[in-house]
RNA sequence: GCCUGGCUGGCUCAGUUGGUAGAGCAUGAGACUCUUGAUCUCGGGGUUGUGAGUUCGAGCCUCACGUUAAGUG
Numbered sequence: 001g002c003c004u005g006g007c008u009g010g011c012u013c014a015g016u017u018g019g020u021a022g023a024g025c026a027u028g029a030g031a032c033u034c035u036u037g038a039u040c041u042c043g044g045g046g047u048u049g050u051g052a053g054u055u056c057g058a059g060c061c062u063c064a065c066g067u068u069a070a071g072u073g
Base pairs, nucleotide, nucleotide: 001072002071004069005068006067007066010025011024012023013022019056027043028042029041030040031039049065050064051063052062053061
C1' cells in the first nucleotide's frame, strides 16, 4: 500500500426483513441473615466511534474519516 472484520450503558456482547435498543456481569436501594457472603425483588445508567447522505422513518443501507484486529505484496 491492498484486502477483510470489529466499534452499541462502567465491562463483555446480542439486535433476524429499516419501524421509538436488550441480556449477563458490575453498580444503587430493599427483603432475608446476629454480621459478612450467597439468594430474591426493584431501580438508575445509551444520543449505537465521528461527520454527512438516502428514506416518512437508520444500530441496520451508502460515502468519507478515525480507531482496533487479522491476512497479504